This is a predicted complex of two RNAs, RNase P RNA and transfer RNA, with 434 nucleotides together. Rfam match: Bacterial RNase P class A. Rfam links the family to the GO terms tRNA processing, ribonuclease P activity and dimeric ribonuclease P complex. It is annotated as a ribozyme. Its mean pLDDT, the model's own confidence on a scale to 100, is 76.
RNA sequence: UUGGUGGGGCGGGGCGGUCGCGGCCCGUCUUGGGCGGGUCGAGGAAAGUCCGAGCUCCAUAGGGCAGACUGCCAGGUAACGCCUGGGCGUCGUAAGGCGACGGAAAGGGCCACAGAAAGCAAACCGCCCACUUCGGUGGGUAAGGGUGAAAGGGUGGGGUAAGAGCCCACCGCACGGCUGGCAACAGACGUGGCACGGCAACCCCCAGUCGGAGCAAGGCCAAAUAGGCGGUGAGGUCCGGCCCGGACCGUCUGAACCGCGGGUGGGCCGCUAGAGGUAGCGGGUGAUCGCUAUCCCAGAUAGAUGACCGCCCGAGCACUGCAUGCGCUCGAACAGGACUCGGCUUACUGCCCCACCAUCCCC
RNA sequence: UGGCCCGUCGUCUAAGGGCAAGACACCGGUCUUUGGAACCGGCGAUGGUGGUUCGAAUCCACCCGGGCCAA
Numbered sequence: 001u002u003g004g005u006g007g008g009g010c011g012g013g014g015c016g017g018u019c020g021c022g023g024c025c026c027g028u029c030u031u032g033g034g035c036g037g038g039u040c041g042a043g044g045a046a047a048g049u050c051c052g053a054g055c056u057c058c059a060u061a062g063g064g065c066a067g068a069c070u071g072c073c074a075g076g077u078a079a080c081g082c083c084u085g086g087g088c089g090u091c092g093u094a095a096g097g098c099g100a101c102g103g104a105a106a107g108g109g110c111c112a113c114a115g116a117a118a119g120c121a122a123a124c125c126g127c128c129c130a131c132u133u134c135g136g137u138g139g140g141u142a143a144g145g146g147u148g149a150a151a152g153g154g155u156g157g158g159g160u161a162a163g164a165g166c167c168c169a170c171c172g173c174a175c176g177g178c179u180g181g182c183a184a185c186a187g188a189c190g191u192g193g194c195a196c197g198g199c200a201a202c203c204c205c206c207a208g209u210c211g212g213a214g215c216a217a218g219g220c221c222a223a224a225u226a227g228g229c230g231g232u233g234a235g236g237u238c239c240g241g242c243c244c245g246g247a248c249c250g251u252c253u254g255a256a257c258c259g260c261g262g263g264u265g266g267g268c269c270g271c272u273a274g275a276g277g278u279a280g281c282g283g284g285u286g287a288u289c290g291c292u293a294u295c296c297c298a299g300a301u302a303g304a305u306g307a308c309c310g311c312c313c314g315a316g317c318a319c320u321g322c323a324u325g326c327g328c329u330c331g332a333a334c335a336g337g338a339c340u341c342g343g344c345u346u347a348c349u350g351c352c353c354c355a356c357c358a359u360c361c362c363c
Numbered sequence: 364u365g366g367c368c369c370g371u372c373g374u375c376u377a378a379g380g381g382c383a384a385g386a387c388a389c390c391g392g393u394c395u396u397u398g399g400a401a402c403c404g405g406c407g408a409u410g411g412u413g414g415u416u417c418g419a420a421u422c423c424a425c426c427c428g429g430g431c432c433a434a
Base pairs, nucleotide, nucleotide: 002358003357004356005355006354007353008352009351010350013312014311015310016309017308018307019306021041022040023039024038025037026036027035028034029033043334047345048344050343051342052341053340054339055214056213057212058211062244063243064242065241067210068209069208070207071206072086073085074084075083076082087101088099089098090097091096102205103204107203108202109199110198111197124145125144126141127140128139129138130137131136153171154170155169156168157167158166172194173192174191175190176189178187179186180185218269219268220267221266228260229259230258231257232256235249236248237247238246276295277294278293279292280291281290282289283288313331314330315329316328317327319325364433365432366431367430368429369428370427373387374386375385376384381417389405390404391403392402393401410426411425412424413423414422
């Protein structure tokens, strides 16, 4: 210089003003409520609802089966399917990227078509041997051809009738102890001639996690009322797939369910101070943790955020020979709270910053 | 706001991981004077993008679209 990799930040430019909207506080008039002032007022994804929790109710969530989910190792965390570090595999010259990455010698199942043969192997062509009526027949052989996604170690040499781990060297694989490491795993050594195909995002096995429902949870006040008529009916509800166990209601004086008919559909709490933000110091490679200081940062209920003006900044256009200057236009995209957090995923472009790699040039 | 379910020709349904099938509709032909019916033939689909697998409508993940429930 050119090209690339990874990460972080901002995100309707900044300052001031006017009007409008929602919450809270103060003052004032004051039944309701109005008026004035102050203060706060959407996002990095508020989204999808895909995971994990808090919180609430059901029993304090208990035992077993079934079911669902996770899956290299270690750590972080309230927890996780998230994150960090490491291992292994794979792609890339590299920085780096990606990986549902336990088990296929516990068992079952599947491997279509093609092919001779698809799973305790198999002889279609070929090669070799023997016989031969010269058409073939019997036997040996997995080195070569052909089929297929996949054909039972690979390369080279020896050996042989032709071949073959049949034998040897190297590589791979399996087993054994040793060394390093918390571990995943790695390394070197020895032994074995090879026995072990693939699929577990098929069943399954192993290890581990999980009770259910969700703020329309749940609680309180107010309003309404006749708890009406008909049917099923001995069990029902909490309770979710089942059983055990527990509590409550009920068994003809009728629980519960179904159908018809009738009434109310208002308010308050939950509701925003939290695994919270910012800054500094310290521990740790890092995720993150600890301490100190400081800040309060939406709470609407059919759902509040918008418009305009002035100055400055940036970009563009026109005038001008050029600059200054003055004038005009623009400052985007995705998107918007509804109990709250931690993640993931998806949508979205415009800029800024940092670190690193490769290549070329110069010193 | 929360919870749940479903996407296959134009419509309604099939398809145990192995060539996406059928009916109706539509188009063309035969028959008929013409039309209908009947017969023959044709057109036409797995919501999208990735992944697992030799192979995906089917299994998995993420999106897109539609529907249902609730004081």